Large-subunit ribosomal RNA, domain VI from a Candidatus Spechtbacterales bacterium, 247 nucleotides, folded computationally. Rfam family: Bacterial large subunit ribosomal RNA. Rfam links the family to the GO terms structural constituent of ribosome and ribosome. The coordinates come from a structure-prediction model, not an experiment, and the mean pLDDT is 85. The RNAcentral record of the full RNA draws on ENA. The source organism's lineage runs through Bacteria, Bacillati, Minisyncoccota, Minisyncoccia and Candidatus Spechtbacterales.
[in-house]
Context: one part of a larger RNA
RNA sequence: CGUAGAAUUUUGAGGGAAGUCUUUCCUAGUACGAGAGGACCGGAAAGAACGAACCUCUGGUGUAUCAGUUGUCGCGCCAGCGGCAUUGCUGAGUAGCUAUGUUCGGAAGGGAUAAGCGCUGAAAGCAUAUAAGCACGAAGCCCCUCCCAAGAUUAGAAUUCUUAGAGACCUUGAAGAUGACGAGGUCGAUAGGCUCAUAGUGUAAGCGCCGCGAGGCGUUAAGCUUACGAGUACUAAUUUCUCAUAA
Numbered sequence: 001c002g003u004a005g006a007a008u009u010u011u012g013a014g015g016g017a018a019g020u021c022u023u024u025c026c027u028a029g030u031a032c033g034a035g036a037g038g039a040c041c042g043g044a045a046a047g048a049a050c051g052a053a054c055c056u057c058u059g060g061u062g063u064a065u066c067a068g069u070u071g072u073c074g075c076g077c078c079a080g081c082g083g084c085a086u087u088g089c090u091g092a093g094u095a096g097c098u099a100u101g102u103u104c105g106g107a108a109g110g111g112a113u114a115a116g117c118g119c120u121g122a123a124a125g126c127a128u129a130u131a132a133g134c135a136c137g138a139a140g141c142c143c144c145u146c147c148c149a150a151g152a153u154u155a156g157a158a159u160u161c162u163u164a165g166a167g168a169c170c171u172u173g174a175a176g177a178u179g180a181c182g183a184g185g186u187c188g189a190u191a192g193g194c195u196c197a198u199a200g201u202g203u204a205a206g207c208g209c210c211g212c213g214a215g216g217c218g219u220u221a222a223g224c225u226u227a228c229g230a231g232u233a234c235u236a237a238u239u240u241c242u243c244a245u246a247a
Stems, first nucleotide, its partner, number of pairs: 001151001005161006014148004020048007032037001050105005058099004065092005070085006109143003116136001118134002165243004169185005190236003193232004199225003206219005
């Protein structure tokens, strides 16, 4: 831009994905076989690799969390803190993202067939799966399963609406390079803040007691706390502007 308005829900022409394999057990030590050995068919259970989704568990990361600690500089000194040294180093670790973690998948079924196996059966009184006719037969083909999908210009369908709408701007997101998409904009929980809970770290500072001291104990499961959950209008989403308009 088109599909002669908008919103929502859809059909599916067409396209893509998937399609795997192994072992064990039962049937059954049966059929078969002198024995050694050892099935078809059918049923069940484990797994490998691969794929998808996810983060409850196990782990990783977690340079905005907590703690320990070295050197040095600074805050006048002590104490307590802060800067720098690869995040100074080290021990843990929320959310998110992740795999080596968890869950799930390949199935079953239908149709037409390949090689192959047949029924009936003549040409050719026989025979013959074939010439007419009929029935089987594969991880393969077409469906079935999952995903995309009306620019499928053949531009589809249904429902609702009829001075209906869309955008800008702002608060933003498990959405994102930017557009886009989603949630909101005071008739408000969209983000921040605050409160509470969860969760992490691991018993803060100050004070008191004990010890010559380094330190220890008590107050104290303390103090601090990011991305997580809930609540709460305290702050910011103000006021507005643009386009379209009988379509």